[in-house]
Annotation
A computed fold for a 73-nucleotide RNA from Candidatus Kaiserbacteria bacterium RIFCSPLOWO2_01_FULL_55_19, annotated as transfer RNA. Lineage of the source: Bacteria > Bacteria candidate phyla > Candidatus Kaiseribacteriota.
């Protein structure tokens, strides 16, 4: 340099045919316990890597840039 894959909550990851962004774990609160752990319940947490475009509507489609991984040279 070229090709492919990836970037979504603090962490690991889903997100189908473009139509209200989710799960598990962690952290927080409550119940349970003498207390802790386990268990149960609740609430919170997101400029979906940056920018632009298409569309009534974009995590999803297109362009570009950045970063990570693999392969080729």
């Nucleotide at each position: 340099g070229c090709g492919c894959g990836g970037u979504u909550a603090g962490c690991u990851c889903a997100g189908u045919u473009g139509g209200u962004a989710g799960a598990g774990c962690a952290a927080c609160c409550c119940c349970u316990u003498u207390a802790c752990a386990c268990g149960g319940g609740g609430a919170a947490g997101g400029u979906c890597g940056g920018g632009g475009g298409u569309u009534c509507a974009a995590g999803u489609c297109c362009c570009u840039c950045a970063c990570c991984g693999c392969g080729c040279a």